[in-house]
The prediction has a mean pLDDT of 76. The RNA shown here (Bacterial small signal recognition particle RNA) has 99 nucleotides and comes from an uncultured Synergistales bacterium. The sequence was found by an Rfam model in a public genome assembly. It matches the Rfam family "Bacterial small signal recognition particle RNA". Rfam links the family to the GO terms signal recognition particle, plasma membrane targeting and SRP-dependent cotranslational protein targeting to membrane, signal sequence recognition. Rfam classes the family as a non-coding RNA gene. About the family: The signal recognition particle (SRP) is a universally conserved ribonucleoprotein involved in the co-translational targeting of proteins to membranes.
RNA sequence: CGUCCGGCUCAAUGCGGCGGAUGUCUGCGAAUCGUGUCAGGUCGGGAACGAAGCAGCACUAAGCAGAAUUUUCCGGGGGCCAUUGAAUACCGGGCAUUA
Numbered sequence: 001c002g003u004c005c006g007g008c009u010c011a012a013u014g015c016g017g018c019g020g021a022u023g024u025c026u027g028c029g030a031a032u033c034g035u036g037u038c039a040g041g042u043c044g045g046g047a048a049c050g051a052a053g054c055a056g057c058a059c060u061a062a063g064c065a066g067a068a069u070u071u072u073c074c075g076g077g078g079g080c081c082a083u084u085g086a087a088u089a090c091c092g093g094g095c096a097u098u099a
Stems, first nucleotide, its partner, number of pairs: 002095006009086006015079001018075004024067005034059004042051003
């Protein structure tokens, strides 16, 4: 001085992790403008029955809270974990050449 390999650096992809949102499960959740069942009472009827339907109860909606990470998405000079590629300035090693 050359060349090859590896490290360092950078990029892409993937993985797993953190945070947020979303999905799942559970709980709460409508005086009235949800559903169902409608005690009492009301109405129709001679009656049998029927109709509407307050309160209550149940199921939920919007929404709130919790749990678990098995959905999906987003973020990050968070992981250097893996693979591939890039640059050759630095480090290490091999080979060869010259002195």